Small-subunit ribosomal RNA, central domain from an uncultured bacterium, 350 nucleotides, folded computationally. RNAcentral holds the full RNA, with entries from ENA. Rfam family: Bacterial small subunit ribosomal RNA. Gene Ontology terms of the family: ribosome and structural constituent of ribosome.

Context: one part of a larger RNA
RNA sequence: CUGGGUGUAAAGGGUGCGUAGGCGGAGAAGCAAGUCAGAUGUGAAAUGCAUGGGCUUAACCCAUGAACUGCAUUUGAAACUGUUUUUCUUGAGAGUCGGAGGGGUAAUCGGAAUUCCCAGUGUAGCGGUGAAAUGCGUAGAGAUUGGGAGGAACACCAGUGGCGAAGGCGGAUUACUGGACGACAACUGACGCUGAAGCACGAAAGCGUGGGGAGCAAACAGGAUUAGAUACCCUGGUAGUCCCGACCUUAAACGGUGCACACUCGCGGUGGGGCCAUUUCACCGGCCCCGUCGCUUAGCUAACGCGUUAAGCGUGCCGCCUGGGGAGUACGGCCGCAAGGCUAAAACUC
Numbered sequence: 001c002u003g004g005g006u007g008u009a010a011a012g013g014g015u016g017c018g019u020a021g022g023c024g025g026a027g028a029a030g031c032a033a034g035u036c037a038g039a040u041g042u043g044a045a046a047u048g049c050a051u052g053g054g055c056u057u058a059a060c061c062c063a064u065g066a067a068c069u070g071c072a073u074u075u076g077a078a079a080c081u082g083u084u085u086u087u088c089u090u091g092a093g094a095g096u097c098g099g100a101g102g103g104g105u106a107a108u109c110g111g112a113a114u115u116c117c118c119a120g121u122g123u124a125g126c127g128g129u130g131a132a133a134u135g136c137g138u139a140g141a142g143a144u145u146g147g148g149a150g151g152a153a154c155a156c157c158a159g160u161g162g163c164g165a166a167g168g169c170g171g172a173u174u175a176c177u178g179g180a181c182g183a184c185a186a187c188u189g190a191c192g193c194u195g196a197a198g199c200a201c202g203a204a205a206g207c208g209u210g211g212g213g214a215g216c217a218a219a220c221a222g223g224a225u226u227a228g229a230u231a232c233c234c235u236g237g238u239a240g241u242c243c244c245g246a247c248c249u250u251a252a253a254c255g256g257u258g259c260a261c262a263c264u265c266g267c268g269g270u271g272g273g274g275c276c277a278u279u280u281c282a283c284c285g286g287c288c289c290c291g292u293c294g295c296u297u298a299g300c301u302a303a304c305g306c307g308u309u310a311a312g313c314g315u316g317c318c319g320c321c322u323g324g325g326g327a328g329u330a331c332g333g334c335c336g337c338a339a340g341g342c343u344a345a346a347a348c349u350c
Base pairs, nucleotide, nucleotide: 004321005320006319007304008303012318014201015200016199017198021194022193023192025088026087027086028085029084030083031082033081034080035077036076037075038074039073040072041071042070049065050064051063052062053061054060091191092188093187095184096183097182098181103177104176105175106174107173108172109171110154115149116148117147118146119145120144121143125136126135162169163168206247210243211242215241216240220236221235222234223233258317259316260315261314263312266295267294268293269292270291271290272289273288274287275286276285299306300305323350324349325348332343333342334341335340
């Protein structure tokens, strides 16, 4: 390079925006770069191929022919690609109206609970476990009542329910703000899809500065268990967990399934919107669009399974894979305060 793959065998980039590039809707007219046809020139000889011939044959040699699938020039064709002009509305976008939502950011507020402090009542235990002990308690604990402080998280609602590109998002209110969806069809007129680089976002842990610290809790200490117990269990407990702003950039970042579009039997549940019907309305019915979940036809699949939310049938573009170990390592480069991250081999070995 050709080919084959990528849910679970090796393989979908963590996610988005987007540059170059690749690819791209319908009608008409032109051009002729690609494309197709003809002509001319060239495409050395030898080799190879075909047909003959010469050495007794063969190898070998000779002749003729075809071929040399190419290139250039030229004359045409105009379906397709390209390109120019023009038109269109289905793709895409804009507009008006409408409702849904834990989408985001900031501020304010609330109640339950844990802990601690103060005060009252009250007396000998509490706590913990498989059983215990460490621990707490006559300097009055635990229990209970009242008051106060402070931090973190928001029971019920809550749902294979909602929103978000992913990570993720859940008390209430207010302000600002992103996106999606439905209805209408009178605006623009292909403005689109994908996307190497690049940029942005990116759980938890971790890192540096400053704050905060109730509960929980790596490390650590003690008590148990045990042959031992650097564990599992118990009592404590520091980083951290929380906040501001700055880094890190990883994950079983998973649907282990890249994005977009078109097409292809059905059944049932559920969230949002609309139309029709019904009106005693809490709704149950029919149809359309968007989402989400269960089952299944054809088809696919090594099987498991997938099955209009495809892993079916196709198209476009991107990432990635190519036996196991060595190794996601070494070296180099780039990034980082560091921890480390990204890129990424080979020897050797089976």